Description: Predicted 3D model of a 105-nucleotide RNA (Glycine riboswitch aptamer) from a zebrafish metagenome.

[in-house]
RNA sequence: UCUCUGGAAAGCCGGCACGCCGAACACGGCGGCCGCACCGACGGAGUAAGGGCGCCCUCCCCUCGUGGACCGGCGCCCGAAUCUCUCAGGUCAAGCGGACAGAGG
Numbered sequence: 001u002c003u004c005u006g007g008a009a010a011g012c013c014g015g016c017a018c019g020c021c022g023a024a025c026a027c028g029g030c031g032g033c034c035g036c037a038c039c040g041a042c043g044g045a046g047u048a049a050g051g052g053c054g055c056c057c058u059c060c061c062c063u064c065g066u067g068g069a070c071c072g073g074c075g076c077c078c079g080a081a082u083c084u085c086u087c088a089g090g091u092c093a094a095g096c097g098g099a100c101a102g103a104g105g
Stems, first nucleotide, its partner, number of pairs: 001105006011036001013035004018031005037091003043087001044085003050078007058069003
């Protein structure tokens, strides 16, 4: 990387002067839009220990400096996820998708 297989969570919410369907109004179903509530496993973002650099502090030096050393402090950078966020995506079932896992190439 390819093929096959497995693979979770969350709305039976409210509204609309909208579209289609159901024999007509009402009504109902599906969709669209708006609102509120929720999920995290396409994607995206944040992050620990640790590491790097710079400065400060204390000291060392045979050369007093574009030198060297230990602890500590401050700032910046690197740094993982199934953790966190919920932008995106999703929230009856089915279907699609799906992090991840197994088998084979």
Annotation
Its Rfam family is "Glycine riboswitch aptamer". Rfam describes the family as follows. This family represents the bacterial glycine riboswitch. Its family is annotated with glycine biosynthetic process in the Gene Ontology.